[in-house]
Context: one part of a larger RNA
Molecule: large-subunit ribosomal RNA, domain VI
Organism: uncultured bacterium
RNA sequence: CGUUGUAUAUUUGAGGGAUUCGACCCCUAGUACGAAAGGAUCGGGGUGUGGUAACCUCUGGUCUACCAGCUGUUCUACCAAGAGCAUCGCUGGGUAGCUAAGUUAUUAUCGGAUAAGCACUGAAAGCAUAUAAGUGCGAAGCCAGCCCCAAGAUUAAAUAUACUUGUGUGACUUGAUCACACGGAAGGUCCGUGGGAGACUACCACGUUGAUAGGCUCUAGGUGUAAGUGUAGCAAUAUAUUUAGCCAAGGAGUACUAAUAGACCAAAAGC
Numbered sequence: 001c002g003u004u005g006u007a008u009a010u011u012u013g014a015g016g017g018a019u020u021c022g023a024c025c026c027c028u029a030g031u032a033c034g035a036a037a038g039g040a041u042c043g044g045g046g047u048g049u050g051g052u053a054a055c056c057u058c059u060g061g062u063c064u065a066c067c068a069g070c071u072g073u074u075c076u077a078c079c080a081a082g083a084g085c086a087u088c089g090c091u092g093g094g095u096a097g098c099u100a101a102g103u104u105a106u107u108a109u110c111g112g113a114u115a116a117g118c119a120c121u122g123a124a125a126g127c128a129u130a131u132a133a134g135u136g137c138g139a140a141g142c143c144a145g146c147c148c149c150a151a152g153a154u155u156a157a158a159u160a161u162a163c164u165u166g167u168g169u170g171a172c173u174u175g176a177u178c179a180c181a182c183g184g185a186a187g188g189u190c191c192g193u194g195g196g197a198g199a200c201u202a203c204c205a206c207g208u209u210g211a212u213a214g215g216c217u218c219u220a221g222g223u224g225u226a227a228g229u230g231u232a233g234c235a236a237u238a239u240a241u242u243u244a245g246c247c248a249a250g251g252a253g254u255a256c257u258a259a260u261a262g263a264c265c266a267a268a269a270g271c
Stems, first nucleotide, its partner, number of pairs: 001152001005163007015149003023047005033038001050107006059100004066093005071086006111143002117137004166182006172175001187265004191207005212258003215254005221247003228241005
């Protein structure tokens, strides 16, 4: 821009895409078969490889804005306690998130038309013949089915709901005409707070009739018992206060802070 007014939701599915893998074990059955050795078709059950998708409860990895320990050096006047730098200085752990080696699901099923092939009835050709007319079976393949996208499917679909069809001016071909302007509905955009969304855009949530983010409180969880002081010891240190102190992204509550105020776009008619 179109879809013959403008919108908001929910669908249909023309069409397209993806997938459709393989193994082993048990029963049937040591049966059929075979002198024996050996050893099934068919059918049923189970395990679970590989592929794919989703997820983070568990097992782990990572976690340069979390906690602790340690070394050197500079600084905070000094002690103590800390800060900067040294690969994140090194080391030990580690929440959310991300993630696989982890977890879960799926790779189903039953039909249709068939291929090779196997057949029925059956003439031409009194026989025979699966074929000439007619009929049936038959594959991981085809169609459908399961999953995803999908009305620009210009054949532009459907359903539900909301809103408007006013005003003025001008033009001429004087018409149920056309053009322009005003107005501004439903709805939307800008703007702002953010996100399980994201390069940007888009998408999603929210904007005081508010829990959208931050802050604060509580809590989950991490680290592992802070500083200061007391006590014991010559001291290193130990111990009590203290399962402390500190804490990022998790959860809940709470309007304290910021989402204020506003601007813009936006619509018709008969056969």